[in-house]
RNA sequence: AUUCUGUUUCAGGGCGGGGUGAGAUUCCCCACUGGCGGUAACCAGAAGGCGAGCAUGUCAAGCUGGAAGUCCGCGACCCGAGCAGAUGAGGCGCCCCAGUGCUUCGUUCGCUUGGCUGAUCCGGUGAGAAUCCGGGACCAACGGUUACAGUCCGGAUGGAAGAGGCAGAGA
Numbered sequence: 001a002u003u004c005u006g007u008u009u010c011a012g013g014g015c016g017g018g019g020u021g022a023g024a025u026u027c028c029c030c031a032c033u034g035g036c037g038g039u040a041a042c043c044a045g046a047a048g049g050c051g052a053g054c055a056u057g058u059c060a061a062g063c064u065g066g067a068a069g070u071c072c073g074c075g076a077c078c079c080g081a082g083c084a085g086a087u088g089a090g091g092c093g094c095c096c097c098a099g100u101g102c103u104u105c106g107u108u109c110g111c112u113u114g115g116c117u118g119a120u121c122c123g124g125u126g127a128g129a130a131u132c133c134g135g136g137a138c139c140a141a142c143g144g145u146u147a148c149a150g151u152c153c154g155g156a157u158g159g160a161a162g163a164g165g166c167a168g169a170g171a
Base pairs, nucleotide, nucleotide: 003169004168005167006166007165008164009163010162016030017029018028019027031151032150033140034139035074036073037072038071042066043065044064045063048059049058050057069138070137078115079114080113081112082111083110085108086107087106088105089104090103091102092101093100094099120136121135122134123133124132142154143153144152
């Protein structure tokens, strides 16, 4: 350093101006924002091989770091299935009550799993462009609201893709 286990911390941005109106951060005009991992012809950096040596060149599309809302994958939201727990109600058995067992249905929490899940073109350069450069366009869960919300309020002091710290284990 790598792998695994445990634990812990962190892990989403944005309505400013104008118009209409009784009322809009929701409509209209201008504006503003871009989760996580991967990839990356871009950017930055360092050391080296080849070369007698300097420059150039080349290994090199190499190495290290950064780099995509609309390329690949994932997360949040929503819907379903399975397992297990808690709880409530009903039915049946133990003669009744209580209690308990079995069972059906509901609620809820946890784990596993399936589904759903938005949006990019043109031009340039070039061997090559989904990524670079230039220009234009497009997208953004659910519930709420005095009027339709990516930007307000709410579920959410939640959950989470994942990122880091610490401890341990094996080779």
Description: The prediction has a mean pLDDT of 80. FMN riboswitch aptamer (RFN element) from Ellagibacter isourolithinifaciens, 171 nucleotides, folded computationally. The source organism's lineage runs through Bacteria, Bacillati, Coriobacteriia, Eggerthellaceae and Ellagibacter. Rfam family: FMN riboswitch aptamer (RFN element). Rfam links the family to the GO term FMN binding. The sequence is in RNAcentral, with records from Rfam.